Background:
Model confidence (mean pLDDT): 78 of 100. Guanidine-I riboswitch aptamer from a Gammaproteobacteria bacterium, 137 nucleotides, folded computationally.
């Protein structure tokens, strides 16, 4: 100076809004309580519709720069296996050591990372996506 890799999957959380559930408020209808027999007012329960996320929640979305897990990749050791070189010998076999192929196993590594505005998807929004972007150092 140049090239390659620094990854995949899934779980949880920070965070996010409001499609659904629940909740709150108002409303339709009915019942009960209260009342002198009825009605009205008031309260409670059920039911119909609407609004509210400045409703703690359940469902849902959710991190390149958050946290675990697992697989892959890389490094080292050990064992099995294929071959090679050296040692020994008249030669062969065996042993020991070196290099190397395959498979398995054990341990390790998996770094660093400041970051808008704006836009997009979904019901809607967001540390989601554009994006390890633009830019900064």
């Nucleotide at each position: 100076u140049c090239a390659a890799u620094a990854g995949g999957c899934g779980g949880c959380u920070a965070g996010g809004g409001u499609u659904c559930c629940g909740g709150u408020u108002c409303u339709u209808u009915u019942u009960u309580a209260u009342u002198c027999g009825u009605u009205u007012c008031u309260a409670a329960a059920a039911u119909u519709g609407a609004a509210c996320g400045u409703c703690u929640g359940g469902u849902c979305c959710g991190a390149g720069a958050g946290c675990g897990g697992u697989c892959a990749a890389c490094c080292u050791g050990c064992a099995c296996u294929c071959a090679u070189u050296a040692u020994c010998u008249a030669a062969g076999c065996a042993u020991u050591a070196u290099u190397u192929u395959u498979u398995g196993u054990a341990g390790g590594u998996c770094a660093c990372a400041c970051g808008g505005a704006g836009g997009g998807a979904u019901a809607a929004a967001a540390g989601c996506c554009c994006g390890g972007g633009a830019g900064a150092u």

It was read from a public genome assembly, where an Rfam model found it.